The RNA shown here (transfer RNA) has 72 nucleotides and comes from a Candidatus Nanoarchaeia archaeon. Its Rfam family is "tRNA". The family's RNA type in Rfam is transfer RNA. Lineage of the source: Archaea > Nanobdellati > Nanobdellota > Candidatus Nanoarchaeia. The sequence is in RNAcentral, with records from ENA. The coordinates come from a structure-prediction model, not an experiment, and the mean pLDDT is 84.

RNA sequence: GCGCAGAUGGUCCAAUGGCUAAGAUUUCGGCCUUCCAAGCCGACGAUCCGGGUUCGAAUCCCGGUCUGCGCA
Numbered sequence: 001g002c003g004c005a006g007a008u009g010g011u012c013c014a015a016u017g018g019c020u021a022a023g024a025u026u027u028c029g030g031c032c033u034u035c036c037a038a039g040c041c042g043a044c045g046a047u048c049c050g051g052g053u054u055c056g057a058a059u060c061c062c063g064g065u066c067u068g069c070g071c072a
Base pairs, nucleotide, nucleotide: 001071002070003069004068005067006066007065010025011024012023018055027043028042029041030040031039048064049063050062051061052060
């Protein structure tokens, strides 16, 4: 340099163009318990960046950044 794959809460990981973005975990609060742990309930917190297509984009298209793999 070329090709392929990927980027979503602090962490991990879903979501066939219909989003009120699911779930686990962490943290915090409550319940339970003599106390702790475990368990149960609740809260906080996210789509890499810039454009385009569309009634509607995490998803499709273009460009960029970063990461991994392969080729040279």